[in-house]
About this RNA:
This is a predicted structure of a 71-nucleotide RNA (transfer RNA) from Candida saraburiensis. It matches the Rfam family "tRNA". Rfam links the family to the GO term triplet codon-amino acid adaptor activity. By type it is a transfer RNA.

RNA sequence: GCUUUUGUAGCUCAAAGGUAGAGCAAUCGCUUGAAGCGUGAUGAGUCUGAGUUCGAGUCUCGGCAAAAGCA
Numbered sequence: 001g002c003u004u005u006u007g008u009a010g011c012u013c014a015a016a017g018g019u020a021g022a023g024c025a026a027u028c029g030c031u032u033g034a035a036g037c038g039u040g041a042u043g044a045g046u047c048u049g050a051g052u053u054c055g056a057g058u059c060u061c062g063g064c065a066a067a068a069g070c071a
Stems, first nucleotide, its partner, number of pairs: 001070007010024004018054001026042005047063005
């Protein structure tokens, strides 16, 4: 330098173009003499900029970052 893949919550991962979810973690309750365990609730997110579309996490293009391969 070229090609491919990946980028979603604090972490690990879902989501066949139609209101973005789960587990763990965090915070606040219930429970306890106090904690732990258990249980209920809450907050928090689509790497970035355009395009297509009634509608984009999803499709297209550019950029950024990471990984793999080729040279």